Notes
A computed fold for a 72-nucleotide RNA from a Patescibacteria group bacterium, annotated as transfer RNA. Its mean pLDDT, the model's own confidence on a scale to 100, is 81. Rfam family: tRNA. The sequence is in RNAcentral, with records from ENA.
[in-house]
RNA sequence: GCCCCCAUAGCUCAACGGAUAGAGUGCCGGUUUCCGAAACCGUCGAUGUAGGUUCAAUUCCUACUGGGGGCA
Numbered sequence: 001g002c003c004c005c006c007a008u009a010g011c012u013c014a015a016c017g018g019a020u021a022g023a024g025u026g027c028c029g030g031u032u033u034c035c036g037a038a039a040c041c042g043u044c045g046a047u048g049u050a051g052g053u054u055c056a057a058u059u060c061c062u063a064c065u066g067g068g069g070g071c072a
Stems, first nucleotide, its partner, number of pairs: 001071007010025004018055001028042004048064005
């Protein structure tokens, strides 16, 4: 330099172009306990950035940023 893949919650992952973007784990609060742990209940929390297509974009297209891989 060229090509391919990935980017969603603190972490690990889901989500036919259309429902309030879900789950596990974690934090916090509660129940329980002499206190913890475990268990159960509840709360909070996310689409990398900028454009485009579309009635509608996490999803499709382009560029950029970051990460991984391949070729030279």
The source organism's lineage runs through Bacteria and Bacteria candidate phyla.